[in-house]
Context: one part of a larger RNA
Order: sequence, then structure tokens, then C1' cells
RNA sequence: CUCUCACUCAGGAACUAGGCAAUCUAACUCCGUAACUUCGGGAGAAGGAGUGCCCACAUUAGAUGGCGGGGUUCGCCCCCAAAGUUGAAGUGGGUCGCAGAGAAAUGGCCCAGGCGACUGUUUACUAAAAACACAGGACUCUGCUAAGUCGAAAACGACGUAUAGGGUCUGACGCCUGCCCGGUGCCGGAAGGUUAAAGGGAGGUGUUAUUCCGCCUUGUGCGGGAGAAGCUCCGAACUGAAGCCCCGGUAAACGGCGGCCGUAACGAUAACGGUCCUAAGGUAGCGAAAUUCCUUGUCGGGUAAGUUCCGACCUGCACGAAUGGCGUAACGAUCUGGGCGCUGUCUUGGUGAGAGGCUCA
Repeated sequence: CUCUCACUCAGGAACUAGGCAAUCUAACUCCGUAACUUCGGGAGAAGGAGUGCCCACAUUAGAUGGCGGGGUUCGCCCCCAAAGUUGAAGUGGGUCGCAGAGAAAUGGCCCAGGCGACUGUUUACUAAAAACACAGGACUCUGCUAAGUCGAAAACGACGUAUAGGGUCUGACGCCUGCCCGGUGCCGGAAGGUUAAAGGGAGGUGUUAUUCCGCCUUGUGCGGGAGAAGCUCCGAACUGAAGCCCCGGUAAACGGCGGCCGUAACGAUAACGGUCCUAAGGUAGCGAAAUUCCUUGUCGGGUAAGUUCCGACCUGCACGAAUGGCGUAACGAUCUGGGCGCUGUCUUGGUGAGAGGCUCA
């Protein structure tokens, strides 16, 4: 010097990103206990007091016990009831120590706010949370050989049957959940348009039985033209489902929810008016917010001093209603701000114990 402990004058968070860490607190009995509240809680709220031993009351209250006696409906019944054993709590008095929950173990508390209702779950080995789940809410699919899962089969769903099962979103509870169906999706519709395979077969292709022409080397010759049937290939019109186009519905489906100009008896502002665009132009509530760039916005509170915090304002860069909005008691090893208590976190160090390191042997 490092580590693990113990103590410490005065001060008491001045430390620090932050009271991180370590103190404080602590048991039992009694007193007492606020806002708020879903009336259950909050609550061990907070804040106080007492606690050893001895004696007396005292043969304590009570418990246990079931000898014995009486009655009897003869019952494991009823009444009276002694001894022995055990035994709190209280009142009064006394007594010892620095100290009586004498050691160990054993909550620090309060105020305000954000988020999530809650108990739970999670990144085995850097994240425990505001993330996941959750009860509750809603939409949607599924009539049973259910939908759905699944590579086939088997199986699950379910030995269930719409108060059931699957999927998706939201997330207790309270008050609520506005407008838009133009786009995308889903559902419904079927008149018209488009349209596959298939049907259909107008018309054509190739081949050649036959036939015609030319040539001379007259041959079962060569070259050229037309060409039935059959076979073959191409193939128009027309018929032709779903889908798409089309017509409707649907937002707790995916999603979306404007701009400019003017106007009131100071000024400012604009209930009001005009105009353009849109499918419709953001309603209630909230708002510098886990969202606010400018920004340490402005005002108020708290501090001697506050980029954080709380309450307001609204100019919402870029909140907003089940990608839920706003509240909310209780809860949280959650996050943020403040206070009381307490302390070696600090002013600022010091001392001691043990272990290591270092030096010497």
C1' cells in the first nucleotide's frame, strides 16, 4: 500500500450522476394513528410508553384432576365436590447495574409525481423493467366429418358442441371511446364488361389416287402444274366459371383526421365572414408531457442559490380516444423530486484487528 472488519472529537450529505455504501430503525405489550379510498384498505401509518430480579395481595383468576357423596329415566346421565399438579396477567412495595427486548436474530420513516391496476413471468452467463402475462372488454371465424393445427397417416381440437373452440387487438376499476368507407383489406351482390381449360369448326396447310403440259436418251424416264377422298396440321366467329372491372356494406379492419385572407368603440385577440382543397378535416379529455425542436419557453412553489421536480399557461416542431384517451385506492428489489431521522459519503483524516503484498532472516 491492497482487501475484510471495528471504533472515532466537532460538523452532519458539505460527498456524489445519485445518500451508492454503511449507519439509524428493529422483538413483545399497551396507548395512539392523517389525507385518500374500490370502504377491504391506507396501517406496524406517523408518534409515544413499558420490559430485569425480589416480596406482598395470594392457598391469585384460570386449567387439569374425577377420590367420595346424593339423585337417577340405569345412559359415555344429572347435582355437590375435596386433594394433588399446574398457572398467566395485574396492583402495591423493594432492589442492583452505565445499560433489564442487557447476547444473537429482528421494519428507518414521511411527502409529491411518472409508468404499469394488482400476485405473477422474462434476456441460464452484463438488462427484472414502464417489457410479457393477467382477470375484464371487443371484433372475427366455426353448426360438428366444426373452424384451426398437421409432410402423409394417425392425432390434437374434444370423448368438447356457440355460456363451446380457434384467431386478432386492448388490458383491473371509473368516466368514455368522436368524424372519415376515397385508397388497401374483408363481407355481400349479380345486370353488364373482360376471361382459362373445354366446346365449336368459317377458312386454310402438307401429302397424292388421278389428270394436264414440256423435254428427248422412249424409259416402270426427267421436270413442272392442277388435285378428290383419307390422314395430318393451323384455325376465325360463337358458347364459356371464379377472379378482376363494376354496385353496395364495414374502422374495438389496415389506416386517415387541412390551408389562406379579413373582421369587435385604444391596442391585442377573433365568437363572425370569405375562399381553395379533401373521403373526412382531430370531438371529449390531456398538453414544454417516457411525446416540446426553438427551450434552462413564461409565471408560481420549493432552495441563500433549482437545465431536475411540483402546479399552471397553450405558441401540441411532431398528444388524442381499444396501435385506446383521461383519471384512479391498493400494489412495485420500478423511475423522478423533496423532507425528517441517521450516519466516516464527505470536511479529513486518525486508531485498532485479521489476511495479502513488500523487506530481512
The part of an RNA shown here (large-subunit ribosomal RNA, domain IV) has 361 nucleotides and comes from a metagenome. RNAcentral holds the full RNA, with entries from SILVA. The prediction has a mean pLDDT of 86. Rfam family: Bacterial large subunit ribosomal RNA. Rfam links the family to the GO terms structural constituent of ribosome and ribosome.